About this RNA
The RNA shown here (transfer RNA) has 72 nucleotides and comes from a Chlorobiota bacterium. NCBI's taxonomy places the organism under Bacteria, Pseudomonadati, Chlorobiota. Rfam family: tRNA. The family's RNA type in Rfam is transfer RNA. Gene Ontology term of the family: triplet codon-amino acid adaptor activity. Its mean pLDDT, the model's own confidence on a scale to 100, is 84.
RNA sequence: GCCAGCGUAGCUCAGUGGCAGAGCGCCGCCUUGGUAAGGCGGAGGUCACGGGUUCAAUCCCCGUCGCUGGCU
Numbered sequence: 001g002c003c004a005g006c007g008u009a010g011c012u013c014a015g016u017g018g019c020a021g022a023g024c025g026c027c028g029c030c031u032u033g034g035u036a037a038g039g040c041g042g043a044g045g046u047c048a049c050g051g052g053u054u055c056a057a058u059c060c061c062c063g064u065c066g067c068u069g070g071c072u
Stems, first nucleotide, its partner, number of pairs: 001071007010024004018055001026042005048064005
């Protein structure tokens, strides 16, 4: 230099056009003599950034940035 994949909650990841989710973690409550475990509830997101298509974009298209891999 060229090519491909990936970027979504604190972490690991789902979500292939119609209100953004799970597990773990965090906070509160229940339970206990007190912990742990268990149960119930809650908070937490410019879906990397900019533009385009569409009635509607995390999702499709273009560009930029970052990470990973391959080729040279």